[in-house]
Context: one part of a larger RNA
RNA sequence: GAAUGAACGCUGGCGGCGUGCCUAACACAUGCAAGUCGAACGAGAAAGUUCCCUUCGGGGGAUGAGUACAGUGGCAGACGGGUGAGUAUCACGUGGGUAACCUACCCGGAGGUGGGGGAUAACUUCCCGAAAGGGGAGCUAAUACCGCAUAAUAUCCAGAAGACUUCGGUCUUUCGGAUCAAAGCUAGCCUCCACAUGUAAGCUUGUGCCAUCGGAUGGACCUGCGCCCCAUUAGCUUGUUGGUGAGGUAGCGGCUCACCAAGGCUACGAUGGGUAGCCGGCCUGAGAGGGUGAUCGGCCACACUGGAACUGAGACACGGUCCAGACUCCUACGGGAGGCAGCAGUGAGGAAUUUUGCGCAAUGGGCGAAAGCCUGACGCAGCGACGCCGCGUGGAGGACGAAGGUCUUCGGAUCGUAAACUCCUGUCAAGUGGGACGAAUCCUGAGUGGUCCAAUAGGCCAUUCAGUUGACGGUACCACUGGAGGAAGCCCCGGCUAACUCCGUGCCAGCAGCCGCGGUAAUACGGAGGGGGCCAGCGUUGUUC
Numbered sequence: 001g002a003a004u005g006a007a008c009g010c011u012g013g014c015g016g017c018g019u020g021c022c023u024a025a026c027a028c029a030u031g032c033a034a035g036u037c038g039a040a041c042g043a044g045a046a047a048g049u050u051c052c053c054u055u056c057g058g059g060g061g062a063u064g065a066g067u068a069c070a071g072u073g074g075c076a077g078a079c080g081g082g083u084g085a086g087u088a089u090c091a092c093g094u095g096g097g098u099a100a101c102c103u104a105c106c107c108g109g110a111g112g113u114g115g116g117g118g119a120u121a122a123c124u125u126c127c128c129g130a131a132a133g134g135g136g137a138g139c140u141a142a143u144a145c146c147g148c149a150u151a152a153u154a155u156c157c158a159g160a161a162g163a164c165u166u167c168g169g170u171c172u173u174u175c176g177g178a179u180c181a182a183a184g185c186u187a188g189c190c191u192c193c194a195c196a197u198g199u200a201a202g203c204u205u206g207u208g209c210c211a212u213c214g215g216a217u218g219g220a221c222c223u224g225c226g227c228c229c230c231a232u233u234a235g236c237u238u239g240u241u242g243g244u245g246a247g248g249u250a251g252c253g254g255c256u257c258a259c260c261a262a263g264g265c266u267a268c269g270a271u272g273g274g275u276a277g278c279c280g281g282c283c284u285g286a287g288a289g290g291g292u293g294a295u296c297g298g299c300c301a302c303a304c305u306g307g308a309a310c311u312g313a314g315a316c317a318c319g320g321u322c323c324a325g326a327c328u329c330c331u332a333c334g335g336g337a338g339g340c341a342g343c344a345g346u347g348a349g350g351a352a353u354u355u356u357g358c359g360c361a362a363u364g365g366g367c368g369a370a371a372g373c374c375u376g377a378c379g380c381a382g383c384g385a386c387g388c389c390g391c392g393u394g395g396a397g398g399a400c401g402a403a404g405g406u407c408u409u410c411g412g413a414u415c416g417u418a419a420a421c422u423c424c425u426g427u428c429a430a431g432u433g434g435g436a437c438g439a440a441u442c443c444u445g446a447g448u449g450g451u452c453c454a455a456u457a458g459g460c461c462a463u464u465c466a467g468u469u470g471a472c473g474g475u476a477c478c479a480c481u482g483g484a485g486g487a488a489g490c491c492c493c494g495g496c497u498a499a500c501u502c503c504g505u506g507c508c509a510g511c512a513g514c515c516g517c518g519g520u521a522a523u524a525c526g527g528a529g530g531g532g533g534c535c536a537g538c539g540u541u542g543u544u545c
Base pairs, nucleotide, nucleotide: 001545002544003543004542006541007540008539009538010537013391014390015389016388017387018386019384020383021349026347027346028345030344031343032342035075036074037073040072041071048063049062050061051060052059053058082302083301084300092226093225094224095223096222097221098220101219102218106215107214108213109212111210112209113208114148116146117145123138124137125136126135127134128133154179155178156177157176159175160174161172162171163170164169184207185206187204188203189202228274229273230272235265236264237263240262241261242260243259244258245257246256247255277299278298279297280296281292282291283290284289304325305324306323307322308321327338328337329336330335355381357380358379359378363377364375365374366373367372394424395423396422397421404415405414406413407412428486430481431480432479433478434477438472443467444466445465446464447463448462449461450460451459452458489534490533491532492531493530494515495514496513500529501528502527503526504525510517511516
């Protein structure tokens, strides 16, 4: 000099964009942060409205409504969000490999979707319990569950043929054998048929379901190289190193097990100890290098601590389950409930780090055919000069160099065009009025054309027209009003280092980054005047180059 997630002191007008627990991975009150689908399924309210009956008390039907709260089932919940504890490691970075692998939803290809069965929650009822919850009996549905049929391109098997061969075998194709599947729902409808005027029996549309091939995406595994400090850590290792066989896995593998062999690593630093998430990047520097890993992005690890599996395409699962532990809470003392390293917020720790805000309008995500619902992701607003950037606190004129302060050689010098005063300007702030973009390829309705179709139903695509939707926000921005009005400080002045005098003090009080000042004229302490530097900041401290 540059930099900073900074802190502290003094000071502080506005705006834009960023950024904000670096410490206790300490403990957490409260609210919210993951739901959705009635076009898979059974049951099924209430208020209100309305109709009928009425003994005027009320009763019944429709609507509300396939709505709310629950239940079965599906998909999502493995994403998104947080944190950096652990980890010196194929964790990460980079480059290869899998003839050793998996992949829900999505895209493309080709095929199928036949026919049966038994339950169970909800519900009713009984029982136990303070509660959390649990048990018995009875009823019922499905895209829930279970057989059966069908079966190739899938999987397995052996035979034949062919190719290669290290003669052990491997691969390919065809034929053969064995094994494995399914679920429906929506909308519309002409004729016929069944029953009968509304049913999923038929047709069509849309969407599902099953098996399979390929793709895409995501993941798993292997491997070369790179990857901090200590030798005052020198030896380490028994599933250890390799083989055979088996099990297990999506898959290779001591991954696990049985047997066999005795190996494997190491001064090119094993083992042990310390420290640490890694990277793109960021800071500095002419570069080489050094430092660093906040925000943003990629990967990893973790979710009170330790362990474990279940479900699933995917987890050994932050807001799932089970066990153990510590802690907190409830209890009728028998027993239960909980996990902010999600967003806010609280306490504690600390030099130190924000609102218990608004909205799903946009972008993105989950579910849904869709309308839509959910979304503390996200978009915004709030707080903090924490940082960067921009703007303002006025401009021009104005000498008799006013008053006043300070100094003085008492002549004067200086503050100083500075002020007053005159003429202007009108940014920002304030007030008044107008007022967005972000929003249309979203959504709704209507029309036209094309396409599927038997079809002028209906679905899909394209296009035209109309309408709806904004948290921010009456914000940005624009116009007007008035009038210099509301807006300057901080540090320094001995040398380094730009800037000097007076007074006070008297080795005292004090200063200080280094050298050093102060013991009676101190440009070095304290004050004043003046001056220098930076400026809504200026200094100090910490840290890095």
The part of an RNA shown here (small-subunit ribosomal RNA, 5' domain) has 545 nucleotides and comes from a metagenome. The full RNA is in RNAcentral, with records from SILVA. The coordinates come from a structure-prediction model, not an experiment, and the mean pLDDT is 83.